[in-house]
RNA sequence: CAAUCAAAUACGGGUCACUCUCGUAUAUCCUCAGGGAUACGGCCUGAGAGUUUCUACCCGGACCCCGUAAAGGUCCGGACUACGAGGGGAAUCAGGGCACCA
Numbered sequence: 001c002a003a004u005c006a007a008a009u010a011c012g013g014g015u016c017a018c019u020c021u022c023g024u025a026u027a028u029c030c031u032c033a034g035g036g037a038u039a040c041g042g043c044c045u046g047a048g049a050g051u052u053u054c055u056a057c058c059c060g061g062a063c064c065c066c067g068u069a070a071a072g073g074u075c076c077g078g079a080c081u082a083c084g085a086g087g088g089g090a091a092u093c094a095g096g097g098c099a100c101c102a
Base pairs, nucleotide, nucleotide: 018088019087020086021085022084023083024082025081026056030048031047032046033045034044035043041066042065050057058078059077060076061075062074063073064072
């Protein structure tokens, strides 16, 4: 210096339809900041925390509560997302049945 082998890295290609049910996670929960509504109301924005976890952290209803203030409460129903399992199932291939045509 070259070749070969191994490893690592990078790039490229193939595969992974869809849907339902279940399991795990998280309790669609908790702690705050700023702003907002006010019994015909009870929200908005942001941060943190929670998951060997990406994302989400809300909606509706019932019953309360607050006598006009700044603060909501309990219960019921609902999921979304991540991963896993099972069922249905598209496409393709093969076989069979029926109908029609040659």

This is a predicted structure of a 102-nucleotide RNA (Purine riboswitch aptamer) from Alicyclobacillus kakegawensis NBRC 103104. Rfam family: Purine riboswitch aptamer. For this family Rfam cites "Structure of a natural guanine-responsive riboswitch complexed with the metabolite hypoxanthine" (Batey et al., Nature, 2004). Rfam describes the family as follows. Riboswitches are metabolite binding domains within certain messenger RNAs that serve as precision sensors for their corresponding targets. Allosteric rearrangement of mRNA structure is mediated by ligand binding, and this results in modulation of gene expression. A class of riboswitches that selectively recognises guanine and becomes saturated at concentrations as low as 5 nM. In Bacillus subtilis, this mRNA motif is located on at least five separate transcriptional units that together encode 17 genes that are mostly involved in purine transport and purine nucleotide biosynthesis. It has also been shown that some members of this family are specific for adenine instead. Hence this family are termed purine riboswitches. The prediction has a mean pLDDT of 76. It was read from a public genome assembly, where an Rfam model found it.